A computed fold for a 74-nucleotide RNA from a Dehalococcoidia bacterium, annotated as transfer RNA. The prediction has a mean pLDDT of 81. Rfam family: tRNA. The family's RNA type in Rfam is transfer RNA.
RNA sequence: GGCGAUGUAGCUCAGUUGGUUAGAGCGGACGCUUCAUAAGCGUUAGGUCGGAGGUUCAAGUCCUCUCAUCGCCA
Numbered sequence: 001g002g003c004g005a006u007g008u009a010g011c012u013c014a015g016u017u018g019g020u021u022a023g024a025g026c027g028g029a030c031g032c033u034u035c036a037u038a039a040g041c042g043u044u045a046g047g048u049c050g051g052a053g054g055u056u057c058a059a060g061u062c063c064u065c066u067c068a069u070c071g072c073c074a
Base pairs, nucleotide, nucleotide: 001073002072003071004070005069006068007067010026011025012024013023019057028044029043030042031041032040050066051065052064053063054062
């Protein structure tokens, strides 16, 4: 330098042919339970979906550019 994959909550990940709320598990906070802790149960907060632009009535999803990480080729 060329090609490809991945990027969504603090962490690990889902998200259907673009459509009616952006979710799960773990973790955090609070409460119940306990003499206390752990486990268990309940409630709750936390996201501009890596960044920018475009297409569209509508974008996590499509297109372009770009950034980071990983792999292959040279």